Predicted 3D model of a 101-nucleotide RNA (c-di-GMP-I riboswitch aptamer) from Polystyrenella longa. The prediction has a mean pLDDT of 76. The source organism's lineage runs through Bacteria, Pseudomonadati, Planctomycetota, Planctomycetales and Polystyrenella.
RNA sequence: ACCUCGAAAUAGCAAACCUGGUGAAAGCCAGGGACGCAAAGUCAUGGACCGUCGUGCUGAGGAAAGCCUCACCGCUUAGCACUGGUCGCCAGACUUCCGAA
Repeated sequence: ACCUCGAAAUAGCAAACCUGGUGAAAGCCAGGGACGCAAAGUCAUGGACCGUCGUGCUGAGGAAAGCCUCACCGCUUAGCACUGGUCGCCAGACUUCCGAA
């Protein structure tokens, strides 16, 4: 010096909640506040979870027409995808203070 590890010390961050702002929402920002955190620093890359203003697709139902098929609708509903979010959910990547056992 590096890796593992986390006693001590110097620092750091800031959950819930409250206030204000922002967003359709999940959530985010600022102030107060501390549940906790050895990466609770950064990244949405993989998984997981949260949201549904909007777009598209599929199914069912419905409206109109209709013998049926097909086509159509500014309707209802379910699912999926895109878009949004959570790094204090897990993993991964990058960076980093200190030095006892």